[in-house]
Context: one part of a larger RNA
Molecule: small-subunit ribosomal RNA, 3' minor domain
Organism: Caldanaerobacter subterraneus subsp. tengcongensis
RNA sequence: CACCGCCCGUCACACCACGAGAGUCUGCAACACCCGAAGCCGGUGGCCCAACCCGAAGAGGGAGGGAGCCGUCGAAGGUGGGGCAGAUGAUUGGGGUGAAGUCGUAACAAGGUAGCCGUACGGGAACGUGCGGCUGGAUCACCUCCUU
Numbered sequence: 001c002a003c004c005g006c007c008c009g010u011c012a013c014a015c016c017a018c019g020a021g022a023g024u025c026u027g028c029a030a031c032a033c034c035c036g037a038a039g040c041c042g043g044u045g046g047c048c049c050a051a052c053c054c055g056a057a058g059a060g061g062g063a064g065g066g067a068g069c070c071g072u073c074g075a076a077g078g079u080g081g082g083g084c085a086g087a088u089g090a091u092u093g094g095g096g097u098g099a100a101g102u103c104g105u106a107a108c109a110a111g112g113u114a115g116c117c118g119u120a121c122g123g124g125a126a127c128g129u130g131c132g133g134c135u136g137g138a139u140c141a142c143c144u145c146c147u148u
Stems, first nucleotide, its partner, number of pairs: 003111001005108001008104002011101001013098004018093003023088006031080004039073001041071004047066003052062003114135009
């Protein structure tokens, strides 16, 4: 490339990311309860013990210690309902992108019903209509003011 212009939305096609979704799977950190190893600590210690004490010795006893047993703490493990994160999921919702698809023509010149904002209702779609508001509306007339 200048109205044979520009341009809006539905629909169709392709691709991309995202939301919802009966759920399913995985991970993370906690919580409640159950169980509870090793070990420390506390208790007990009728069984066991060379050193010390009593006893001439022995036997026996005492002191002290130990095994064992009980308890607190306690790793791992188990059960349970939640929390957080990720993956996946029939289907579904809009969004984005894509030379020449479909339907119309809403907006831009008074865009052919001026446009826009809010709201309500309606409609394949852009949108339409009602009510209120704005001029960021063209045209015509009048008024006020300013400049020449």